A computed fold for a 73-nucleotide RNA from an uncultured Candidatus Micrarchaeota archaeon, annotated as transfer RNA. Its mean pLDDT, the model's own confidence on a scale to 100, is 82. The sequence was found in a public genome assembly.
RNA sequence: GGGGGAUUGGGGUAGCCUGGCAUCCUUCCAGCUUUGGGAGCUGGAGACCCCAGUUCAAAUCUGGGAUCCCCCA
Numbered sequence: 001g002g003g004g005g006a007u008u009g010g011g012g013u014a015g016c017c018u019g020g021c022a023u024c025c026u027u028c029c030a031g032c033u034u035u036g037g038g039a040g041c042u043g044g045a046g047a048c049c050c051c052a053g054u055u056c057a058a059a060u061c062u063g064g065g066a067u068c069c070c071c072c073a
Base pairs, nucleotide, nucleotide: 001072002071003070004069005068006067007066010026011025012024020056027045028044029043030042031041032040049065050064051063052062053061
């Protein structure tokens, strides 16, 4: 220098090709249950790496950038 992959709640993860309500596990908070704890049940809080573009509408498509990993030179 060239090519490819990854980035989503505090942690992990699905969804992206085929645009429309963002999934699940865990964590945290409250309540129920228990002598208490744990387990269980119910409810709640919390995320699309950044900028721009296209579109009625972008996690998803397009362009640029950032970080990490791999391959070639």
Rfam family: tRNA. By type it is a transfer RNA.